Background:
Bacterial RNase P class A from Binatia bacterium (SeqCode), 374 nucleotides, folded computationally. Its Rfam family is "Bacterial RNase P class A". About the family: Ribonuclease P (RNase P) is a ubiquitous endoribonuclease, found in archaea, bacteria and eukarya as well as chloroplasts and mitochondria. The gene name in the source record is rnpB. Model confidence (mean pLDDT): 75 of 100.
RNA sequence: GGAGGAGGUCGCGCAGCCGCUCGCUGCGGCGGGAGGAAAGUCCGGACUCCAUAGGGCAGGGUGGCCGCUAACGGCGGCCCGGAGUGAUCCGGGGAAAGUGCCACAGAAUACAGACCGCCGGGUUCGUCCCGGCAAGGUUGAAAAGGUGAGGCAAGAGCUCACCAGAUCCGCCCGUGAGGGCCGAUGCUGGGUAAACCCCACCUGGAGCAAGACCGAGUAGAAGGGAGGUCCGGCUACGGCCGGGCGCGGGUGGCCCGCCCGUUCCCUCGGGUCGGUCGCAGGAUCCGUCGGGCAACCGGCGGACCAGAUGAAUGGCUGCAGCUCCCGCUUUCUGGGCGGGGGAACAGAAUCCGGCUUACAGACCUCCUCCGGCG
Numbered sequence: 001g002g003a004g005g006a007g008g009u010c011g012c013g014c015a016g017c018c019g020c021u022c023g024c025u026g027c028g029g030c031g032g033g034a035g036g037a038a039a040g041u042c043c044g045g046a047c048u049c050c051a052u053a054g055g056g057c058a059g060g061g062u063g064g065c066c067g068c069u070a071a072c073g074g075c076g077g078c079c080c081g082g083a084g085u086g087a088u089c090c091g092g093g094g095a096a097a098g099u100g101c102c103a104c105a106g107a108a109u110a111c112a113g114a115c116c117g118c119c120g121g122g123u124u125c126g127u128c129c130c131g132g133c134a135a136g137g138u139u140g141a142a143a144a145g146g147u148g149a150g151g152c153a154a155g156a157g158c159u160c161a162c163c164a165g166a167u168c169c170g171c172c173c174g175u176g177a178g179g180g181c182c183g184a185u186g187c188u189g190g191g192u193a194a195a196c197c198c199c200a201c202c203u204g205g206a207g208c209a210a211g212a213c214c215g216a217g218u219a220g221a222a223g224g225g226a227g228g229u230c231c232g233g234c235u236a237c238g239g240c241c242g243g244g245c246g247c248g249g250g251u252g253g254c255c256c257g258c259c260c261g262u263u264c265c266c267u268c269g270g271g272u273c274g275g276u277c278g279c280a281g282g283a284u285c286c287g288u289c290g291g292g293c294a295a296c297c298g299g300c301g302g303a304c305c306a307g308a309u310g311a312a313u314g315g316c317u318g319c320a321g322c323u324c325c326c327g328c329u330u331u332c333u334g335g336g337c338g339g340g341g342g343a344a345c346a347g348a349a350u351c352c353g354g355c356u357u358a359c360a361g362a363c364c365u366c367c368u369c370c371g372g373c374g
Base pairs, nucleotide, nucleotide: 001370002369003368004367005366006365007364008363009362010361013319014318015317016316017315018314020033021032022031023030024029035345039356040355042354043353044352045351046350047207048206049205050204059203060202061201062200063199064078065077066076067075068074079092080091081090082089083088093198094197098196099195100192101191102190115137116136117133118132119131120130121129122128145163146162147161148160149159150158164188165187166185167184168183170181171180172179173178211277212276213275214274215273216272220268222267223266224265225264226263228245229244230243231242232241233240234239246262247261248260249259250258251257284303285302286301287300288299289298290297291296322342323341324340325339326338327337328336329335330334
């Protein structure tokens, strides 16, 4: 110098004027006012209400190991496999319990398969028939370990040597996933579990429009009293007692039915509407010290940081910085001056921890490979 890998920070500054919203106020003003993702609502929790003895089934979720955490499908470290020269990146229970599926091509795709081929026998001598063979060819993403030798009619882990893998026994190391070594078994087994399924573990439901409180007013077929009406009894004729019934009017012969109307007081009492709370001091932020490889944890000190509910957080002007284009100037790739343009993704709504996705541009740290010079 070139090409890459990993991680992180910022994502507009200052001033003036005019506004919006919240809080405080001595009513003059003063102070606070979007994000790294506020987004998607994918996962986890706090909180609230409902449900709930315990356990099991079903359903849903997670999936190497160990840790971190309030919890997680998140994060850290490690293990194994794969890719890359490398920094580094990607993946992760079980396919030898069972079932299903595997297009096209191909003879054959799962206790496989005979198209070509090899071998033996037969033969009517035909491009034929029967049988054996998975070595060779052909197809495919994938065809039953690889090389060599023996063996055989021809072949084949059929047998043997070496190599690769698998399983099992033992020893050593590691908390563990796992790793190393010795030995045994010829064991050589397609893929797919985001197909059913098996194993282990976790798991109630709904969500701040949750939910709580206050006020207003109302429906009421809720309760009580007064009142109304019917029947019976008593009576001193004023009423009283007991029991029943919603009542009155219209239509109608009557019942049922239908339509209209229906007194007063008290208590209870929604939904709804309005308001308040929930709701901004918290798994909070900053600095520092200590523990830990790290995620993270702890001590000390400091800070207070939006709170709306048709929903505030904006607009204009000027200056400075960044960047692009054009012109002029000087000149060493560069600098200076003038003019014009551009600046993303997006936007709180109960809060918090993550993940994912979007993002103009600027910057920083560490690491790898290649080339040059000393």